[in-house]
Molecule: transfer RNA
Organism: marine sediment metagenome
């Protein structure tokens, strides 16, 4: 400069032939115990990287740019 792949709760990841977004783990409250930890039950927390576009409707598709990992000159 080109080319692939990745960007979704605090932190790892899932979810795509478009149809109101989920898991562990953490974290808060309850239950249990003399008390704790493990356990169980509930509960907050996400404008899906960022701007167009397409659609009745976008995390999902087209485009552009960003931040990051690989490659290739």
């Nucleotide at each position: 400069g080109c080319c692939u792949c990745a960007g979704u709760g605090g932190c790892u990841c899932a979810g795509u032939c478009g149809g109101u977004a989920g898991a562990g783990c953490g974290c808060g409250a309850g239950c249990a115990u003399g008390g704790u930890a493990a356990g169980c039950u509930c509960g907050a927390g996400g404008u899906c990287g960022u701007g167009g576009g397409u659609u009745c409707g976008a995390u999902u598709c087209c485009c552009a740019c960003c931040u990051g990992a690989g490659g290739c000159u």